Predicted 3D model of a 124-nucleotide RNA (SAM riboswitch aptamer (S box leader)) from uncultured Acutalibacter sp. NCBI's taxonomy places the organism under Bacteria, Bacillota, Eubacteriales, Acutalibacteraceae, Acutalibacter. RNAcentral holds the sequence, with entries from MGnify.

[in-house]
RNA sequence: CUUAUCAAGAGCGGCGGAGGGACAGGCCCUGUGAUGCCCGGCAACCUGCAAAAAGACAGCACGCUGUCUUUCGCAAGGUGCUAAUUCCUGCGGAGAUCCAUGAUGGAUCACACCGAAAGAUGAG
Numbered sequence: 001c002u003u004a005u006c007a008a009g010a011g012c013g014g015c016g017g018a019g020g021g022a023c024a025g026g027c028c029c030u031g032u033g034a035u036g037c038c039c040g041g042c043a044a045c046c047u048g049c050a051a052a053a054a055g056a057c058a059g060c061a062c063g064c065u066g067u068c069u070u071u072c073g074c075a076a077g078g079u080g081c082u083a084a085u086u087c088c089u090g091c092g093g094a095g096a097u098c099c100a101u102g103a104u105g106g107a108u109c110a111c112a113c114c115g116a117a118a119g120a121u122g123a124g
Base pairs, nucleotide, nucleotide: 001124002123003122004121005120006119011039013038014037015036019029020028021027023090024089025088026087040082041081042080045078046077047075048074049073052071053070054069055068056067057066058065059064060063086118091115092114093113095109096108097107098106099105100104
């Protein structure tokens, strides 16, 4: 940089001692011991196995064979995750309220909605 996912899931364990939730603003967690490490657990992106269905391509002895892709299944080797939706908002749309206007525009809001940005993780 590209691409996929981010509404589910996961301990009343041990060590250790003060901060932590990426950033900013909020709002939270925390000595009833956080962050972190170990163990345990969750999940199934990569991986391995299995071959059912569908599709594509190739080969020919024209009906099969082989390869690949997608969906379904099993395992858990490499990662990952294990407070709160990625805790919420950060930009735009739509929405609500108010102000002014010929059209139209401006300000504010944040409950629910859509998309993006940012971030996280996997694979390349």